[in-house]
Context: one part of a larger RNA
RNA sequence: AAGUAGCGAAAGGUGAGUGAGAAUCUCACCCGUCGAAAGCCUAAGGUUUCCUGAGGAAGGCUCGUCCACUCAGGGUAAGUCGGGACCUAAGCCGAGGCUGAAAAGCGUAGGCGAUGGACAACAGGUUGAGAUUCCUGUACUAGUUGAUUGCGUUUGAGAGAAGGAGUGACGCAGGAGGAUAGGCUGAGCGCACCGUUGGUUGAGUGCGUCUAAGCAAGUAGGGAGUUAGGAUAGGCAAAUCCGUCUUAACAAUCCUGAGAUGCGAUGGGGAGCGAAAAAUAAGUAGCGAAGCAGCUGACUCCACACUGCCAAGAAAAGCUUCUAUCGAGCAAAAAACUACCCGUACCGCAAACCGACACAGGUAGGCGAGGAGAGAAUCCUAAGACGAGC
Repeated sequence: AAGUAGCGAAAGGUGAGUGAGAAUCUCACCCGUCGAAAGCCUAAGGUUUCCUGAGGAAGGCUCGUCCACUCAGGGUAAGUCGGGACCUAAGCCGAGGCUGAAAAGCGUAGGCGAUGGACAACAGGUUGAGAUUCCUGUACUAGUUGAUUGCGUUUGAGAGAAGGAGUGACGCAGGAGGAUAGGCUGAGCGCACCGUUGGUUGAGUGCGUCUAAGCAAGUAGGGAGUUAGGAUAGGCAAAUCCGUCUUAACAAUCCUGAGAUGCGAUGGGGAGCGAAAAAUAAGUAGCGAAGCAGCUGACUCCACACUGCCAAGAAAAGCUUCUAUCGAGCAAAAAACUACCCGUACCGCAAACCGACACAGGUAGGCGAGGAGAGAAUCCUAAGACGAGC
């Protein structure tokens, strides 16, 4: 320079409280903002920022009794959620091996490696802070024990590959069908209420009208010819399996499959009603009604199922089956018991991540209600969240 520029998009007001001190902290009321978001869940990333008590030097572009700041204490509970004890892709490593003067490069067997495959839990309640993890209720998976019953021991029950075969197993676009989630309406049902006004016991007003996994039986629909016998130089050995050839019978059978229904549920939740006690805990403990009908309707499920198209759309484990082989026990069964390691707090379109900052920038995925509307546009709102640190 200069007490100058600036104080980083934005709506706050009033009253009460606390306090040494209040425009800024807390509470109440009113007003305002977002509402395909400025709400909710979650991945990455962050790494205690979460909760409680205390504090005010510094940080906070003002203030501060407040904080994502400082100090202290507390908080993350799993057979089923995600990952590992399972599998493989790109890629990486790589016994032997090849190459190279060496360092090293490549690579077989083999292994690692999810963003994919496989795989068993739902509803409610609860804390100051955790919940598909705790608690209550009801399930499921893999095992152990198991009264009793059945089958079998060369007339072979059963198990069974690091082997064979099938399945797993897959693109994109389009249209149609079935169903559900969700939503709306109701002279339906239930609870509460009755205005002093122009008008209020009436077709009044307000609010609410729900419920999972699992189990049972298999639906709308979709797919396949199916079953039996015989032969067999193929599937690196074998095979009753697969493949190939052939004969016969039957058009019904088998496989798959949302949803609805019943049980689950004499449960849960539920509008609302609502104590006692003041030391520390109030809309707390406790009680608890109705739960139907119609309309609408998905981008979700049946399901890449069907049709069409060309650019022709993973692998392995798992599962099923076949033998090689083993073989004296095996199967069903109420009920009881067992079940390892890691993550789990909190932010997550943001003041907690990436941008030197409490920065008008950037940040994958899911849910995403109502009125008007073709619509996730736009405007106004619900639930919910905020009023931007002069």

This is a predicted structure of a 390-nucleotide part of an RNA (large-subunit ribosomal RNA, domain III) from an anaerobic digester metagenome. The prediction has a mean pLDDT of 81. RNAcentral holds the full RNA, with entries from SILVA.